[in-house]
Context: one part of a larger RNA
RNA sequence: CUCACGGUCAAGGAACUAGGCAAACUGGCCCCGUAACUUAGGGAUAAGGGGCCCUCCCCCCUCAUCAAGGGGAGGCGCAGAGAAUAGGUCCAGGCAACUGUUUAGCAAAAACACAGGGCUGUGCUAAGCCGCAAGGCGCGGUAUACAGUCUGACACCUGCCCGGUGCCGGAAGGUUAAGCGGAGCUGUCAGAGCGAUCGAAGCAGUGAAGUGAAGCCCCGGUAAACGGCGGCCGUAACUAUAACGGUCCUAAGGUAGCGAAAUUCCUUGUCGGGUAAGUUCCGACCUGCACGAAUGGUGUAAUGAUCCGGACACUGUCUCGACCGUGAGCUCG
Repeated sequence: CUCACGGUCAAGGAACUAGGCAAACUGGCCCCGUAACUUAGGGAUAAGGGGCCCUCCCCCCUCAUCAAGGGGAGGCGCAGAGAAUAGGUCCAGGCAACUGUUUAGCAAAAACACAGGGCUGUGCUAAGCCGCAAGGCGCGGUAUACAGUCUGACACCUGCCCGGUGCCGGAAGGUUAAGCGGAGCUGUCAGAGCGAUCGAAGCAGUGAAGUGAAGCCCCGGUAAACGGCGGCCGUAACUAUAACGGUCCUAAGGUAGCGAAAUUCCUUGUCGGGUAAGUUCCGACCUGCACGAAUGGUGUAAUGAUCCGGACACUGUCUCGACCGUGAGCUCG
C1' cells in the first nucleotide's frame, strides 16, 4: 500500500442505486394515549408521549416484620431497561382470504394446498384403484359415505348459445359382424348314349335370398360438460354523437361488474393528484389491438421473509473521503 472483518466521523441526509441493497434508527417493563376501516374478533406494542438508579421518611398490608404497591424529602453521573440479549414507523395500491406446502443443491411466489361451493359416478361381491391370478386397498366404511373433476374464506353475484365435440336418454326406421340359413353353381362317380355329351344318390368345393346385437346414422336432453358469445350502412334544428332504422350472417352474438389492467399493440393514450422536475405510482375517462362471470366476475377486514409507489425517522448508500482495531496479502530480513 491492497483486501477481509469490526468500530468511529464535521456539514449535508438517499443527492447512492435497477431498488435505501447494506448499515443505522427503533427495541424491555410501567403509566397515559391511540385513526381510517372492520367479518365487531380485530386493526393495536397502531401512531404519539411520560417514567425507570440510590438514600431517608410516611402511607398501605400485617398481631408484628418482610415482599409488592402509593406518596414525600434529598443525592450522584454524560448516561439509571447505565453492559448483553429484545419491533423502525406510517400512507396508498396489485395478487393470494387466512396458518400451512414447494423446486434436498440458482426460484418460497400471485405457484400447490386449504376450509367452503358445484357437477358427475357408485346400492355394496359398490364405483374407483393395485395385481397375470389368488388376493388386497376402498372398509370391518354404506349416499350426511366413498371415488373422479372443477372452483377456492366471506359478501354481492354467476347472463345468452346444445349448431360442433363429449356425456345421458330413446328406440320406429337406415346401415352393420360372427353365427344361423341354404337357392344356385362346380368337381367326382353308378348309369345312359354309336358318339359329342348328359348325369341320380353319395362324397367334396363354392355359396344368393333370408335371419342377425351393440355401435354409427337418426330423435331428444345436458354448459359450475369441452367450448362459443358478429359485420356493414344510415339517422336528432351548430357541430359531434346516435336512444332509432335498414341489411347480411350465426347455435347464440358478451348481460352484471370491471377496464391503458399481472390483460392496452399504437402508448410515456388523455385529464387530475403527488415531485422543482414522475416511461413507474394513485384517481378518473373508455378508442377493451386481444376483460368478463366456478379455465369464476367484482369487492373485501385480517394475514404476507410477496410485488409496486410515496412519506417520516435514521444513517459513510452517497457528496468524498478520513481514522482506529484485528487478520491476510505484499515488501524486506
A computed fold for a 333-nucleotide part of an RNA from a metagenome, annotated as large-subunit ribosomal RNA, domain IV. Rfam family: Bacterial large subunit ribosomal RNA. Its family is annotated with structural constituent of ribosome and ribosome in the Gene Ontology. Its mean pLDDT, the model's own confidence on a scale to 100, is 88.